[in-house]
RNA sequence: UUGGGGUAACGGAAGGUCGCUCAUGAGAAAUCAUGGGAGGAAAGUCCGAACGCCGCAGGACAGGAUGCCGUCUAACCUGUGCGAACAGGAUACAGACGGGGGAACAGCGUCAAGGCUGUUUCACGGAGAGUGCCGCAGAGAAUAUACCGCCUCGCGAGAGGUAAGGGUGAAAAGGUAGCUUAAGAGACUACCGCCCGUGGAGUAAUUUACGGGGCAGGGAAAACCCCAUCCGGCGCAAGACCAAAUAGGGAAUCCUUGAAGUGGUCCGUUUCAUGGUGAAAACCGGGAUUUCGGGUUAGGUUGCUUAGAGAAAUGAUCUUCUCCAUUCGUAAGAGUGCAGACAGAAUUCGGCUUACAGUUUCCCCUUAGCC
Numbered sequence: 001u002u003g004g005g006g007u008a009a010c011g012g013a014a015g016g017u018c019g020c021u022c023a024u025g026a027g028a029a030a031u032c033a034u035g036g037g038a039g040g041a042a043a044g045u046c047c048g049a050a051c052g053c054c055g056c057a058g059g060a061c062a063g064g065a066u067g068c069c070g071u072c073u074a075a076c077c078u079g080u081g082c083g084a085a086c087a088g089g090a091u092a093c094a095g096a097c098g099g100g101g102g103a104a105c106a107g108c109g110u111c112a113a114g115g116c117u118g119u120u121u122c123a124c125g126g127a128g129a130g131u132g133c134c135g136c137a138g139a140g141a142a143u144a145u146a147c148c149g150c151c152u153c154g155c156g157a158g159a160g161g162u163a164a165g166g167g168u169g170a171a172a173a174g175g176u177a178g179c180u181u182a183a184g185a186g187a188c189u190a191c192c193g194c195c196c197g198u199g200g201a202g203u204a205a206u207u208u209a210c211g212g213g214g215c216a217g218g219g220a221a222a223a224c225c226c227c228a229u230c231c232g233g234c235g236c237a238a239g240a241c242c243a244a245a246u247a248g249g250g251a252a253u254c255c256u257u258g259a260a261g262u263g264g265u266c267c268g269u270u271u272c273a274u275g276g277u278g279a280a281a282a283c284c285g286g287g288a289u290u291u292c293g294g295g296u297u298a299g300g301u302u303g304c305u306u307a308g309a310g311a312a313a314u315g316a317u318c319u320u321c322u323c324c325a326u327u328c329g330u331a332a333g334a335g336u337g338c339a340g341a342c343a344g345a346a347u348u349c350g351g352c353u354u355a356c357a358g359u360u361u362c363c364c365c366u367u368a369g370c371c
Base pairs, nucleotide, nucleotide: 003365004364005363006362008360009359010358012321013320014319015318016317017316018315020037021036022035023034024033025032026031039342043353044352046351047350048349049348050347051235052234053233054232058267059266060265061264063231064230065229066228067227068099069098070097071096072095076089077088078087079086080085100124101122102121103120104119105118106117107116108115125226126225130224131223133219134218147166148165149162150161151160152159153158174192175191176190177189178188193215194213195212196211197210198209199208200207201206239302240301241300242299249292250291251290252289253288254287255286256285258272259271260270261269275284276283277282323340324337325336326335327334328333
């Protein structure tokens, strides 16, 4: 200097006129005056919390959620304070920070592998508790093989040995190099991998050293499942109150030592009834549940807000400044666009995710030039 990507902040200001709405004050009222009126995401409804309702508020099961390790913090809770704030406490799959491990890519290294470094990424407990699955292709997919090939015998058809090489496949009896061999092969050797044991470092996840063993093939649990930890449920269309109206209606079932009761089941526990007549059956009364039908139902007040509606207001316009775009101009400057992206509160708060014209900050990649 050219182009691109990402992060963070801002994403208009001042004045006037008219209109809408809320609060306060005045007024009998109409109305008048003063002051206020949509975001960084208000979106998504992903996570947490405040708040509310449902059990005498308990336990278990079922069910659900989370999942490498460690630390920190928010909304929130408690206390102090008129308040701003301060002190203490708790917590996060998707908030923040650090660490560990796996995978992919690039570079380095090795005879070759293992390995080392960097970048990115991970919905990262367990596949030896068990059950099930891995289609097609392929000879064969685990109680697993010999298609091609290689070696030996044979005139030949073929027989025997082999699992190094090739093929199929996501995956084929651990990998690399060598020795042995008719040809091979953990058959053996070295270095790795894996398993077992012992020690060192670390809060831990893990890592490392030594010794022994030729060694149980993998994938996937976002299959069922197992392990550990945690969890009542439903939610502002939650709830509370008032007024009005109706048919104090009909039917069924259980009980009258039973029924009902915070989503499901059981236990516990609590509440309600626990009577009368009759020889009995049963009847009356009572308790509970279910259902049919009818009334209210676009009722009102509140929850509810320093914007506070209740079908939803927060707008339109003019002038000036500023940012940006565009035209003219060598430039200074002038003109036009009329703030020009995403977008609109609805119980509240914190976080996350998504969208975004333009300006600025920082980081990364890249083009050209110079030192």
Record summary: A computed fold for a 371-nucleotide RNA, annotated as Bacterial RNase P class A. Of the family's consensus pairs, 97% are formed in the model. It was read from a public genome assembly, where an Rfam model found it.